[in-house]
Predicted 3D model of a 74-nucleotide RNA (transfer RNA) from a Patescibacteria group bacterium.
């Protein structure tokens, strides 16, 4: 320098061919059970999907640029 992949909650991951409110596990908070802890059960909070634009009635999903990480080639 060229090509490809990844970026979604504190962490690890889903999200069908673009569709109605973006979910799951762990962790966190509260309640119940226990003398207390661990543990179990129930409920709850937490996201503007890496950044900036574009297409569309509608974008996590499609297009462009940029940033970071990984792989391949020169």
């Nucleotide at each position: 320098c060229g090509g490809g992949g990844c970026a979604u909650a504190g962490c690890g991951c889903a999200a069908u061919u673009g569709g109605u409110u973006a979910g799951c596990g762990c962790a966190c908070c509260a309640g119940c059970a226990u003398g207390g802890g661990g543990u179990g059960c129930u409920g709850g909070a937490g996201g503007u999907u890496g950044u900036g634009g574009g297409u569309u009635c509608g974008a996590g999903u499609c297009c462009c640029a940029c940033u970071g990480c990984c792989c391949c080639g020169a």

Rfam family: tRNA. It is annotated as a transfer RNA. Rfam links the family to the GO term triplet codon-amino acid adaptor activity. The prediction has a mean pLDDT of 81.